[in-house]
Context: one part of a larger RNA
RNA sequence: UGACGGGGGCCCGCACAAGCGGUGGAGCAUGUGGUUUAAUUCGAGGCAACGCGAAGAACCUUACCCGGGCUUGAAUGGUACCGGACCGUUCCUGAAAGGGAGCUUUCCUUCGGGACUGGUAUCAAGGUGCUGCAUGGCCGUCGUCAGCUCGUGCCGUGAGGUGUUGGGUUAAGUCCCGCAACGAGCGCAACCCCUGUUUUCAGUUGCCAGCACGUAAAGGUGGGGGCUCUGGAAAGACUGCCGGCGUAAGCCGCGAGGAAGGUGGGGAUGACGUCAGGUCAUCAUGGCCUUUAUGCCUAGGGCUACACACGUGCUACAAUGGUAGGGACAGAGGGCAGCUAAGCCGCGAGGUGGAGCCAAUCCCAGAAACCCUAUCUCAGUUCGGAUUGAAGUCUGGAACUCGACUUCAUGAAGGUGGAAUCGCUAGUAAUCGCGCAUCAGCCAUGGCGCGGUGAAUACGUUCCCGGACAUGUACA
Numbered sequence: 001u002g003a004c005g006g007g008g009g010c011c012c013g014c015a016c017a018a019g020c021g022g023u024g025g026a027g028c029a030u031g032u033g034g035u036u037u038a039a040u041u042c043g044a045g046g047c048a049a050c051g052c053g054a055a056g057a058a059c060c061u062u063a064c065c066c067g068g069g070c071u072u073g074a075a076u077g078g079u080a081c082c083g084g085a086c087c088g089u090u091c092c093u094g095a096a097a098g099g100g101a102g103c104u105u106u107c108c109u110u111c112g113g114g115a116c117u118g119g120u121a122u123c124a125a126g127g128u129g130c131u132g133c134a135u136g137g138c139c140g141u142c143g144u145c146a147g148c149u150c151g152u153g154c155c156g157u158g159a160g161g162u163g164u165u166g167g168g169u170u171a172a173g174u175c176c177c178g179c180a181a182c183g184a185g186c187g188c189a190a191c192c193c194c195u196g197u198u199u200u201c202a203g204u205u206g207c208c209a210g211c212a213c214g215u216a217a218a219g220g221u222g223g224g225g226g227c228u229c230u231g232g233a234a235a236g237a238c239u240g241c242c243g244g245c246g247u248a249a250g251c252c253g254c255g256a257g258g259a260a261g262g263u264g265g266g267g268a269u270g271a272c273g274u275c276a277g278g279u280c281a282u283c284a285u286g287g288c289c290u291u292u293a294u295g296c297c298u299a300g301g302g303c304u305a306c307a308c309a310c311g312u313g314c315u316a317c318a319a320u321g322g323u324a325g326g327g328a329c330a331g332a333g334g335g336c337a338g339c340u341a342a343g344c345c346g347c348g349a350g351g352u353g354g355a356g357c358c359a360a361u362c363c364c365a366g367a368a369a370c371c372c373u374a375u376c377u378c379a380g381u382u383c384g385g386a387u388u389g390a391a392g393u394c395u396g397g398a399a400c401u402c403g404a405c406u407u408c409a410u411g412a413a414g415g416u417g418g419a420a421u422c423g424c425u426a427g428u429a430a431u432c433g434c435g436c437a438u439c440a441g442c443c444a445u446g447g448c449g450c451g452g453u454g455a456a457u458a459c460g461u462u463c464c465c466g467g468a469c470a471u472g473u474a475c476a
Base pairs, nucleotide, nucleotide: 001476002475003473004472005471008469011467012466013465015461016460019424020423021422022421023420026315027314028313029312030311031310032309033308034306035305042053043052064301065300067298068297069296070295077123078122079121080120081119082118083117084116088103089101090100091099092098106115107114108113126290127289129288130287131286135284136283137279138278139277140275142273147186148185149184150183151182152181153162154161155160166177167176168175192267193266194265195264197235198234199233200232201231202230203229207224208223211222212221213220238261241255242253243252244251245250317417321376322375323374324373325372326371327370333364334363335362338357339356343352344351345350383414388409389408390407391406392405393404394403430453431452432451433450434449435448436447
C1' cells in the first nucleotide's frame, strides 16, 4: 500500500422490513444435465451457463452419423500449353454427383491477338480441425457504483503519503467551509432523443364547430381551419420568487404562481480497472495439425431419443368464475414474389372472388379484459384441458421419423402447492389483449415493442446481501 476481521462508527441500494403477486406441488412448452444412440454436431457452467449463441433444425440450414462419389478440387487470383463461344439439347447408370455423344457457333481487331469460356499442368487452394492460457475486435460483470488518476510543490532514508483526509451537504470526489497544498484530467452532472403544457406556422390522405346538399346509415359532397390531430419553429423549471433555519453550501414549507418543483417521468450514455470472465463456430489472426482428406458433392437419418434430475415459462385448480347472446373504447406497427376488402361456398380451419393500396387514403383489423341480460349452484363440476381416436384444411417438391391449424369424439393430473426461493415503490405490480422481427410453413407459451384496466405498502435500519470511511492484523 492492499486484502481480510463471526472488531467500530456512518451512509446508500426492493438489501432487509411493510405489502402485492409468483416459483417450488400438477399437466404441457422450452433449455440443460444424465442416460441412450451409428449420430443424438458445437459452444455457454455461482451471481454474470441453463426460452443462452438460435430474430424460426421436415429437405436446406448442418457443423454430426451411415452409405455413394470427386481429387488443382464447390469458390478465387496468376502463368504456360491445347482448344472452343458459352449457354442450351440429348443419351447411360442413377438418389445425386459423375461419364459420353451429336447439334449449335458470339463480339472487338492494328489480323499478332484480345474479351468470354472448356481442358491439362503448375504457383497457389480448402478446413465450423486444436489452442479465447498466444491475440485483435466485440461483449458480460462489479455498476450508472462514485470512484480512478496526473503535473508542480511539500513530507518521508525508502516503499509511499499529501492533494482525494476533516466539519457540513448532495443522487453524486455534488457543492461549501477548513487545511502544505495549488491546479488539472477520466468519470458525476449538463449538452442528445421520447414524453407531459402552451403559442405560432402549415391543412392533405387527417378533422367537422358553424353554413349548404345528401343518406336506410355514413365527412358521403360543396366548403371550412374553429376543434382534434399531424410535424416544423419557439416558450417553459432556474431553488428563479416568498417565509423559516444556516457563516456558506444547502435543507424545510397541504408557501405562491404554474401543465409540470426541486434530477418532472423514461431512454441513450458504462471512468481506471477486476474476473488469464466469454467468444479461434460472426469476423480477423500467430502457432500447431490435415492435404485421394480433418477438404468438397450428394441421398437418407440425427440435432425432435427418454427410467430420471434441475432452470425458465404457459395453462389451470374455478363463482372477483365458466358458458351463451347483445353493446363500447386503443396505441404502436407491417404490406408488391406483399397486405388482401365486399360478395358467395363451407359448422370451421379455409376455399372462391377479385375491388383498393408502393399506403394519415386501401388492407392486415372484430382489440380483449369491460358493460348489460340469461344460465350454471360448489360438484373433479357446464372447472380444467393433457392424452388418444376419426375426418379434414393450409404451406411446401415432400409433413412417416418431425409442421401448424380446424371439426367431432375422448376428457388425465390438478381442490392453491414442504423446506426453500424470486420480482416489484406508481401509471409501477397485477391483469387484458394488439403488433413486429426471423419466416414457404412452424413446434412463439420465447424475444422485442404497444396500448387498456389499475392497486397495496414503506414504522424504520436491529438483522441478511452488496457498497464507501477510518481502524486492527500471525496474510501478500
Notes
A computed fold for a 476-nucleotide part of an RNA from an uncultured organism, annotated as small-subunit ribosomal RNA, 3' major domain. The full RNA is in RNAcentral, with records from ENA and SILVA. The coordinates come from a structure-prediction model, not an experiment, and the mean pLDDT is 81.